Predicted 3D model of a 74-nucleotide RNA (transfer RNA) from a Patescibacteria group bacterium.
It matches the Rfam family "tRNA".
The same sequence occurs in records of 4 taxa.
The RNAcentral record of the sequence draws on ENA.
[in-house]
This record gives sequence, structure tokens and C1' cells, in this order.
RNA sequence: GUCGGGGUAGCUCAGUUGGUUAGAGCGUAGGACUCAUAAACCUAAGGUCGUGGGUUCAAUUCCCACCCUCGACA
Repeated sequence: GUCGGGGUAGCUCAGUUGGUUAGAGCGUAGGACUCAUAAACCUAAGGUCGUGGGUUCAAUUCCCACCCUCGACA
């Protein structure tokens, strides 16, 4: 340099072939329980869905450019 995969909560990841609340597990905080701690239980917070632009009534999803990361080839 060329080609391809990935980027979504603090971490690991799902998701929708464009549509009406964006999710799970772990973690964190609080509660309840206990003599106390842990586990198990209940509740909550936490997201510009990598960045910018385009298409559309509507974009996490489609298109373009860029950034980061992984791999293959040269």
C1' cells in the first nucleotide's frame, strides 16, 4: 500500500435484512436477610450505538469519508 473482520453501558458481548421504551451477563450503588460476612434475593444508576457527512417522514441498522483495532497479502 491492497483486501477483509470488528468498534453498542466500567468489562465481555447480543441485537434489529430502517419504525414507536437499545438489551443480557459480570461489575457498581442502595435495600432486605444475618450476631456479622459471603452467596442467593429485590431495586436503581450508567449509552451522543467510534467521528463527520449523505439518503429518508424516520438511521445503531443503508451509502461515503476519516479514526482506532485485529488478520491476510504485498